[in-house]
Parts: sequence; C1' cells; structure tokens
RNA sequence: GGCGUCGAUACGGGAGAGCAUCGGGCUACCGCCCGGUCACCGAAGGAGCAACCGCCCCGGAAUCUCUCAGGUCAGUCGGACCGUAUCGAGGCA
Repeated sequence: GGCGUCGAUACGGGAGAGCAUCGGGCUACCGCCCGGUCACCGAAGGAGCAACCGCCCCGGAAUCUCUCAGGUCAGUCGGACCGUAUCGAGGCA
C1' cells in the first nucleotide's frame, strides 16, 4: 500500500398506519396544541420463539412474532437498513 470486521461522525436514499371522535385552550380563517376514548402501523428502543452458530452446564441469535414504548393528512422531526467518505480499534494474504 491492498482487502475484510466492529464502532463513531458527515452526506445521500429510506416504508407503513386516522382528513377519527369527545373535552379544554389558541386563532380573523385555514388550522394547531394538550388530555381522554376507540381504531390502526412496525423499520428508534424493548420483549418472545426459532432456523442457525458456539467455548455446548449454558449462551449468542432476525427484516419472524408481540405492541410496553414509539408512531399514524401533508410538511417537519424521527427511522431499521443501504451507499460513499473520514477517524479509531483489531484482523487477513
């Protein structure tokens, strides 16, 4: 110098589901905010089972399942995951 792995940062991409209803507040209006009720979504997080893997007593495990949390006009924010770049750690020939 090259190629992987893990973590962080920056940029880009990034789905789904309520124009719900009741009460209160703000507003000239459109509409917005808070709380309650019902309905719904799964891709922050969390939990459960499992193919599989391991050092095999036990443990690690998903985009599957649940929906505690979170979210549900648009927009904004968030968003698993993917790509590029930089930094750090460690590895391979």